[in-house]
This is a predicted structure of a 73-nucleotide RNA (transfer RNA) from a Candidatus Woesearchaeota archaeon. Rfam family: tRNA. Rfam describes the family as follows. Transfer RNA (tRNA) molecules are approximately 80 nucleotides in length.
RNA sequence: GGGCUCGUGGUCUAGUGGUUAUGACGUCACCUCGACAUGGGGGAGGUCGCCAGUUCGAUCCUGGCCGGGCCCA
Numbered sequence: 001g002g003g004c005u006c007g008u009g010g011u012c013u014a015g016u017g018g019u020u021a022u023g024a025c026g027u028c029a030c031c032u033c034g035a036c037a038u039g040g041g042g043g044a045g046g047u048c049g050c051c052a053g054u055u056c057g058a059u060c061c062u063g064g065c066c067g068g069g070c071c072c073a
Base pairs, nucleotide, nucleotide: 001072002071003070004069005068006067007066010025011024012023018056027043028042030040031039049065050064051063052062053061
């Protein structure tokens, strides 16, 4: 330099055109317990990597850029 692939709360992840973006772990108090652990119900936490385009409408499609991984040279 070229090709493929991935980028979504702190971490991992579902969602692949439509109304409020999903779950788990973690975190915060509350309940349960004599206390802890476990358990229960709940809260907060996301510019969906960035910019442009297509579209009535983009996390999703297209192009460019940035970053990670794999392969070729």